The prediction has a mean pLDDT of 80.
A computed fold for a 73-nucleotide RNA from an uncultured Victivallales bacterium, annotated as transfer RNA.
It was read from a public genome assembly.
Rfam family: tRNA. Gene Ontology term of the family: triplet codon-amino acid adaptor activity.
[in-house]
RNA sequence: CGGGGCAUAGCGCAGUUGGUAGCGCGUCUGCUUUGGGAGCAGAAGGUCGCGAGUUCGAAUCUCGCUGCCCCGA
Repeated sequence: CGGGGCAUAGCGCAGUUGGUAGCGCGUCUGCUUUGGGAGCAGAAGGUCGCGAGUUCGAAUCUCGCUGCCCCGA
């Protein structure tokens, strides 16, 4: 310098024929227990890396940028 992949909740990930984002673990509350753990029930938590474009509507499509990884020179 060229090509490819990834970026979504505290952590690990899913969600791509565009239709208002979910799972597991964790956290909090309640029940249970002498207490803890386990179990059960419930809740909170994300402007989907940043900026723009297309569209009635974008995590998803297009362009640019940033960070990380891989390959080539």